[in-house]
Molecule: Bacterial large signal recognition particle RNA
Organism: Candidatus Acetothermia bacterium
RNA sequence: CCGUGCACGGCGGGGGGCUAGCGGUCCCCUGCACCCAAAACCCGCUAUAUGUGGGGCCGAUGGACUGCCCGAGAGGGAGCGGGAGUUGGAAGCGGCCUGGAAACCGGGGCGUUGACGGCUGAGCCCCCUGCGACACACACUGGUGAAUCCCGUCAGACCCGGAAGGGAGCAGCGGUAAGCCGGUCCCUGUGGGUGAUAGGGGAAACCUUGGCCUGAGCCCGCGAUCUGGGUGCGCCCGGCGGCCCUCCCGCGACGGCGGUCCGCACGG
Numbered sequence: 001c002c003g004u005g006c007a008c009g010g011c012g013g014g015g016g017g018c019u020a021g022c023g024g025u026c027c028c029c030u031g032c033a034c035c036c037a038a039a040a041c042c043c044g045c046u047a048u049a050u051g052u053g054g055g056g057c058c059g060a061u062g063g064a065c066u067g068c069c070c071g072a073g074a075g076g077g078a079g080c081g082g083g084a085g086u087u088g089g090a091a092g093c094g095g096c097c098u099g100g101a102a103a104c105c106g107g108g109g110c111g112u113u114g115a116c117g118g119c120u121g122a123g124c125c126c127c128c129u130g131c132g133a134c135a136c137a138c139a140c141u142g143g144u145g146a147a148u149c150c151c152g153u154c155a156g157a158c159c160c161g162g163a164a165g166g167g168a169g170c171a172g173c174g175g176u177a178a179g180c181c182g183g184u185c186c187c188u189g190u191g192g193g194u195g196a197u198a199g200g201g202g203a204a205a206c207c208u209u210g211g212c213c214u215g216a217g218c219c220c221g222c223g224a225u226c227u228g229g230g231u232g233c234g235c236c237c238g239g240c241g242g243c244c245c246u247c248c249c250g251c252g253a254c255g256g257c258g259g260u261c262c263g264c265a266c267g268g
Base pairs, nucleotide, nucleotide: 001268002267003266004265005264006263008059009058010057011056012030013029014028015027016026020046021045022044023043024042034055035054036053037052062262063261064260065259066258067257068256069255073251075249076248077247078246079245081244082243085240086239087238088237089236092235093234094233095231096230097229098228099227100226101225105223106222107220108219109218110217117213118212119211120210121209122208123207125202126201127200128199129198130197131195132194134191135190136189137188139184140183141182142181143180144179150175151174152173153172158167159166160165
């Protein structure tokens, strides 16, 4: 130095969570690191705890243990730090909705083709009358219109009479009264939610309109102003706040610089 066997060790580590505690299954970080099986009302353990069972590979260009540094990352704590969100409040400010006042300012409209104001006439409103229209009645007119208690004429039949003759009278025919249906609007009367109508009286001064005088203002209430009401939308106040920031605590992968150690037997 090589081979075989034995022994020892390695083939990842860490944080969270779970647990009386330790390790694993689970989640995450690191970054690359054998395979298989089971594991949450769970699996293997007990301070000698840092997995269990089976298989495989490796150990000097390597491996194991250990001191210091760095600090990925998660966990815990503190903050009169920040912010999204969420929840409650309502004094004030703002926003939005809404009532009123005033007419100084802005805006809009009307106005010397005449504003406001004054006088005056008419209309609108009420009463009465005339006239017209309309409706109705009366009137006039045409038709119709009576089993009997209406008229005329009355066949037949009937009554009186010895006879001549006389009488009452149904149907039919003709007519008429009330009534009914229609027409006319010349006369008369009545009526009213009647009228582009005429006249008289009244009321009212709001509105419409004409005339005269005067000669510059008048109206709206959109903005702004003043004063109320509502709404919790924003600012604001309180609570929560898993995200971010700062500080502290224990842990701490990867990485960096050091230290210590790496056995035994047999054969060639």